[in-house]
Bacterial large signal recognition particle RNA from a rhizosphere metagenome, 266 nucleotides, folded computationally. It matches the Rfam family "Bacterial large signal recognition particle RNA". By type it is a non-coding RNA gene. Rfam describes the family as follows. The signal recognition particle (SRP) is a universally conserved ribonucleoprotein involved in the co-translational targeting of proteins to membranes. The sequence is in RNAcentral, with records from MGnify.
Formats: sequence, C1' cells, structure tokens
RNA sequence: CCGUGCUAGACGGCGGAGUAGCGGUCCGUUGUAACCCGAAACCCGCUCUAGCGGGGUUGAAGUCCCGUUCGAGGUUGUGCGUUCACCGCCCGACAGCGGGCAGCGCAGCGUUGAAGGCCUGGUCCUGCGCGGCGACGACCUUCGAACCCUGUCAGGUCCGGAAGGAAGCAGCAGUAAGGAGUGCUCGUCGGGUGCCGCAGGGGUGCCGGGCCCGAGCAAGCGGGCCCGCGGCUGUGGCGGCGCGCCAAUCGACAACGGGUGCACGG
Repeated sequence: CCGUGCUAGACGGCGGAGUAGCGGUCCGUUGUAACCCGAAACCCGCUCUAGCGGGGUUGAAGUCCCGUUCGAGGUUGUGCGUUCACCGCCCGACAGCGGGCAGCGCAGCGUUGAAGGCCUGGUCCUGCGCGGCGACGACCUUCGAACCCUGUCAGGUCCGGAAGGAAGCAGCAGUAAGGAGUGCUCGUCGGGUGCCGCAGGGGUGCCGGGCCCGAGCAAGCGGGCCCGCGGCUGUGGCGGCGCGCCAAUCGACAACGGGUGCACGG
C1' cells in the first nucleotide's frame, strides 16, 4: 500500500416554545446519502457520559470527531428610525341627538287688564234625595173547566091525580188554578245609570268667575350659552403591533485545516 472480516461512531443539525435542566413529541429554519416500529402537552424519557424500548443499515471516511471562516435563519433590547395599513387611549374641529339655562330677534297673548294676592265655582271623592233604566210583585184588561166550579138551565128525566116540586146535560153568562197583555199607576231590589238637587270632604293640577293692584307673560321659530351621548374625519399626540437599522447572542448548510481503530492474508 492492497484485499477480507469486524468494532467505536453515524443514520440529521440549529433556533423557538416548554423545563430546575437535558433530550423527545410540537412550531420554524436549513439540508439530505441522513432508516423503520411503539408511547408522549393536564405530556413522554432521563440527570451533566442527561431521551426510553425493539428491529435494521452503514462503517474508519464524500459519511465519524475537532478547530477556523462564512453565514440562511432565530432570540433578546428603557436602543435608533418609520406610519402605508391595523388596534387601544387621549386631544381638537365638524355636523347630529338628548337635556338644561337665558330671553337677543321674529311671531303670539296682555290697559276689552299681564304677572301676583285674596275669595269662589267646576272638574275629583262620600252620603242622601229625585229622575231614568232593568228585574220581580201588586193593581188593571183579557183568555180560561166534557163531569167531579157557580148562576140560569130549552129539550128530556124523576116525584105528584093535579097545582106544583126536585135533580140536572147541552147552550149562554161568570169564575178558580193557571196563561197572556199592557201601563197613567203603586211597592221592593239593583247598576260601568244622570248636562239633576242637597249636604260634607279634598285639591291647587287644569278650566271659569269676582275683587285688589297695574305691566308684563310665554318659550313656537331663529340665534346664544352649558352639560351629556354616540359617530365620522384628522399633516394631531401617546402607546402597542408591524417594518428597517444597530448591538448582543445562538447558529444550519458550505469551504478549509487537522484527528480517529482491531484481526487475518498478500
């Protein structure tokens, strides 16, 4: 140096999150020649030699180990800058809506008397009366009984020698129970009853009247001021988020340099 067989190692790394910490499942990134199966965020396995269990491949180098450079990408910051967009808060202007104040202008009311004061009436409540309405009853009118209601009782019947007498159907008239009607009437009771009367009460809200006094009243429209509400817009302000820069830190891939076995045979 070559060949065969094997072993250590390798079969992804990094960042974030999470964790006392490490690794995994998770997210992102980088990259590939970078295996398979099982469990795992209310987690799974471990403890600085820091995943576990099972199977497989490769193997001393393009692939294992170390260093330097580069630098995808991430993390952090009382850092710097920025506003196209987004979110929160504040501010300002604008118009709007609601409430209040005032009484400037217009309109309105007022010497045919405003506001105010006093008195009084109505509206409201209670009781009584009267009226009306309704119900019931009385009264009134009318109808109303085959016989067992009344009167009169033709005919017929009965008694009698006769005179006469008796009972009595139909008819007619009347009436009881009961039915119907009507209302000038009377009584009792009732109410979502009344342009009614009387008495009492209450109340200043509204309406009216009388007296005193003598000039304002009122807030419809416009304008003014104050408070509140929600909204839009803003060369507005602050903060967040985002983006860029800077610093710190980690750092894949890649480039370069170095390092790392055993046995047998030639």